c-di-GMP-I riboswitch aptamer from a Eubacteriaceae bacterium, 87 nucleotides, folded computationally.
Of the family's consensus pairs, 95% are formed in the model.
NCBI's taxonomy places the organism under Bacteria, Bacillati, Bacillota, Eubacteriales, Eubacteriaceae.
It was read from a public genome assembly, where an Rfam model found it.
RNA sequence: UUAAAUAUUAGGCAUACUUACUUAAAAGCAAGGGCGCAAAACUAGAGGGUCUAAGUAAUUUUUUUUAUAUGACAGCCAGUUGCAAAU
Numbered sequence: 001u002u003a004a005a006u007a008u009u010a011g012g013c014a015u016a017c018u019u020a021c022u023u024a025a026a027a028g029c030a031a032g033g034g035c036g037c038a039a040a041a042c043u044a045g046a047g048g049g050u051c052u053a054a055g056u057a058a059u060u061u062u063u064u065u066u067a068u069a070u071g072a073c074a075g076c077c078a079g080u081u082g083c084a085a086a087u
Stems, first nucleotide, its partner, number of pairs: 005087002012037002017032003021028002035075001041080003047077002049073003055068004
C1' cells in the first nucleotide's frame, strides 16, 4: 500500500407508525419516532427485479375487467465509491 475477516470506542443513517403538504396511485418531502443497518452512502442512463395504472388500447354482469410506464422503489439483488483507531 492492497485485500479479507473480527470485535470495540466515539459517531452516522432512520423501519413501522403519527401529523402536515404534494400526488390518479405507487410513492415522495418535513417534524416526531426507532425496527434495524459496517456501506441502510451514491446510482433508476450498467443491469436485473418489484410496485402503481392517470393516460392509451381492448373489453363489458355497462360506475366492469384486462394489458401497458412516460410514473415510482436501491432499507430487493446489484454496479460505483468511501471510513477514525486496533488485530